This is a predicted structure of a 73-nucleotide RNA (transfer RNA) from a Patescibacteria group bacterium. It was read from a public genome assembly. It matches the Rfam family "tRNA". The family's RNA type in Rfam is transfer RNA. The source organism's lineage runs through Bacteria and Bacteria candidate phyla.
RNA sequence: GCCGGCGUAGCUCAGCGGUUAGAGCAACGGUUUUGUAAACCGUAGGUCAGUGGUUCGAAUCCACUCGUCGGCU
Numbered sequence: 001g002c003c004g005g006c007g008u009a010g011c012u013c014a015g016c017g018g019u020u021a022g023a024g025c026a027a028c029g030g031u032u033u034u035g036u037a038a039a040c041c042g043u044a045g046g047u048c049a050g051u052g053g054u055u056c057g058a059a060u061c062c063a064c065u066c067g068u069c070g071g072c073u
Base pairs, nucleotide, nucleotide: 001072002071003070004069005068006067007066010025011024012023013022018056027043028042029041030040031039049065050064051063052062053061
């Protein structure tokens, strides 16, 4: 230099054009217990990497940029 995968909550991930973007774990509060843990209930937490484009509508499709991983030279 060229090609490809990936980027969504603190972490691991789902969501494959249309409901208000979700789950598990973690955090916080509560119930329970003599107390802790476990269990159960609830709460909070998001620039969907960024910019532009396509579309009535984009986390999702397209282009470029950035980051990361891998391959080729």